[in-house]
Context: one part of a larger RNA
Parts: sequence; C1' cells; structure tokens
RNA sequence: UUAUGGAAAAGGAACUCGGCAAACUAGCCCCGUAACUUCGGGAGAAGGGGUGCCCUACUCGGUUAGGACGUACAGUCCAAAGCCUUGGAGGGUCUCAGUAAAUGGGCCCAGGCGACUGUUUACCAAAAACACAGGUCAACGCAAACUCGUAAGAGGAAGUAUGUUGACUGACACGUGCCCGGUGCUGGAAGGUUAACAGGAGAUGUCAAUGGGGGUAACCCUGUGAAGCAUUGAAUCGAAGCCCCAGUAAACGGCGGCCGUAACAAUAACGGUCCUAAGGUAGCGAAAUUCCUUGUCGGGUAAGUUCCGACCUGCACGAACGUGUAACGACUUGGGCGCUGUCUCCUCCAUAAGCUCG
Repeated sequence: UUAUGGAAAAGGAACUCGGCAAACUAGCCCCGUAACUUCGGGAGAAGGGGUGCCCUACUCGGUUAGGACGUACAGUCCAAAGCCUUGGAGGGUCUCAGUAAAUGGGCCCAGGCGACUGUUUACCAAAAACACAGGUCAACGCAAACUCGUAAGAGGAAGUAUGUUGACUGACACGUGCCCGGUGCUGGAAGGUUAACAGGAGAUGUCAAUGGGGGUAACCCUGUGAAGCAUUGAAUCGAAGCCCCAGUAAACGGCGGCCGUAACAAUAACGGUCCUAAGGUAGCGAAAUUCCUUGUCGGGUAAGUUCCGACCUGCACGAACGUGUAACGACUUGGGCGCUGUCUCCUCCAUAAGCUCG
C1' cells in the first nucleotide's frame, strides 16, 4: 500500500449524482396502533413495557398408590403423596448489560409508473419491459378456420362456437366523444377497363406462272404474282382485379385558421369569414409529455434548477385508451425520525498478501 474484519472523543449526512457503504433495528410475551380501503387489508403500522438466576406459597396438565361402578385378571370414572410439567404472583440476588453469545425487520410522510404473485437480456440492463386474470374485435359449422408438409399425412382435437385460431388492450372503479375523405378490410354487382385462350380481316417473305424493255444469242434490267410453306396480325369474345357503389375506427389513422366585439383597462359568453371527412368532447395538464423555463403563485429549507399543491400561455396530453385507485414492488422521485467514520479529519488494532533484510 491492497484486501477483509474490529474500535473511536465531539458533531451527526456537513459526504455524495444519490445515505452508496456501514450503522441502527431484531427473538418471544404484553399493552397499543392513524390516514386510507376493493372491508380482506393497511399492521409486526407507529409507539411503549417485560425478559437472567435463587427462594416461597399457589396454579394448569401428566403419571400413579388407593377408591367408586362393574360378574370380571375387561373397561370407565375420581384421585393422595412423590416426580415431571404449565402459568402468573410475592420476596431476594448479581452484572455496564439477562432474546447478555449465535441466529434475527430500521421506521415514517408524499409523488410517478406498473393493479397484483410471476417472467426476462445464461456472462455489463430485473425494469416503468414481457406475462397475467378481465375487456374488445375478427375468422371458423367440422373433411372447420389456422399451422407444418411437394404429397400422403399430422397438429387443431379423440375437441365442436360457454369451442379453436388471429390481433389489440391489460385487475378494479367511472367513462370511452367527433370523422369512412385517404389507406385497409367486408359486401355489391349495372356500367367502364382488362390476361391467357379463342378468333382471323389483312400484311410481309418465298415462289410456279406471267407482262414490259434491251440484246443475234447466252443473258441483263424491271413489274404482276396463284397454291403451299413461313413470319406477323386488326375487329370480336374474355374471369378475378382495378375504376365504381355501400358499410366498417376497441381497423391503419385524423380530430383547423383569420378578424371583430361588453360603459377604465384586460378578457371575450357573442358575431363575421375561409377551409375541412371531421375540426379534440369528458378528463388530465410546465406532466416519464413544457422548447421558451430555474414559467408564475403557494408549501417545505436559514437558503430548494429537484419535490409537493395550484394556475393553463398543452412549442408538441387526450379517450382500449383517458382519469382515478386500496394492496403489492431488490422499480423510481422528494422529505423526515432514528442511526452511524459517508463526512469535519483522520487515528489505532487484528488477519492475509505486497515490500525490505535474512
């Protein structure tokens, strides 16, 4: 010096991002116990008192001599002394200290989030994340939907809509507003569009044949062009889909702007106007969301960028989600009591290692 322990005057969180770490508390018995509450809880709430050993008298229970009933060496009942044992009482006694060691809750107040017990990143995250009971929507009538497989086949299920599958939400309480224009899904089928297939008007190439011109001729140049073969090909026909018409938001999603106005001023219940599918309702709100911002006011402190209660000017809350909520939490935020070497401010001791010498 490092690690692990032990002790510490006075103060007692002044330490620090933060009481991290440590300390306090602790068993059992008795008294006593608030708000709130889903009446179960909260609760071991909190907060107090007692606790060893010896003696004395008493007391609960056990055992049992003996006794009663009984025909009974069966059984049942009563029960002295002794011994064991329970409980409190009175007296005494020693220590700093009696759950004397070990084991063995610190507590309270107020917020946030998640209802809860549970689950998770094996080896940096245990949580507010996941799950959950409950809620809603959708698919599916059984050879079910759905999943695996090319198939056979299997799961679903030896189940049958109070079921199975998929998606979202997440106890409970009170609620869950408006918009179907866009995207999606479901339904519809009159019209438009539309693939392959069918169809085959034609077109082109090739070519028998044949016309014209030139040339003595061979041959050359230039047209028309049947059938066949080949290449191509319009009209027409043609399903779903799309366009179209409806429905649907606990489907994906969305839920305005400007101007004026009340007898101080300010504000605007009110009016005007533009746009929209509809313009954010209830509730909550500087919030796990607030930029400006340490917003403003109140509380707590001597002093408070955090915290709590309000206000509403919501940069940019808001309804399967909002707002509450007892209980619960190795969650998170602020405060307090107790307690302490966290600190003022460091010191000593023990053990192990390190270092030096041997």
Description
The part of an RNA shown here (large-subunit ribosomal RNA, domain IV) has 358 nucleotides and comes from a metagenome. Its Rfam family is "Bacterial large subunit ribosomal RNA". The RNAcentral record of the full RNA draws on SILVA. The prediction has a mean pLDDT of 87.